[in-house]
RNA sequence: CAAUUGAACAAAGCAUUCCUUCGUAUAUACUCGCGAAUUGGCGCGAGAGUCUCUACCGGACCACCGUAAAUGGACCGACUAUGAAGGAGCACGUUUCGUAU
Numbered sequence: 001c002a003a004u005u006g007a008a009c010a011a012a013g014c015a016u017u018c019c020u021u022c023g024u025a026u027a028u029a030c031u032c033g034c035g036a037a038u039u040g041g042c043g044c045g046a047g048a049g050u051c052u053c054u055a056c057c058g059g060a061c062c063a064c065c066g067u068a069a070a071u072g073g074a075c076c077g078a079c080u081a082u083g084a085a086g087g088a089g090c091a092c093g094u095u096u097c098g099u100a101u
Base pairs, nucleotide, nucleotide: 002101005098006097007096008095017088018087019086020085021084022083023082024081025080026055030047031046032045033044034043035042040065041064049056057077058076059075061073062072063071
């Protein structure tokens, strides 16, 4: 001095990753089948919607039904896919001290 390898370290920081906010999608819509409850108002499945994978529910409130088979309204809440912005973190690399030939 250089190939190998360990530790420490200032600054900067791509990709990937994570977090937050916002946009887009979807209306956490819709159409059905079978079954269940009625102190309740659900369970299972199919279709359907998205340049879209997934999800398609929860809560309390109000209404309605009155023992029957059917729920409705409005509010709050996301999840998932993707894009943007911001943040975190960070491979590599620099320097120093070693290792080792």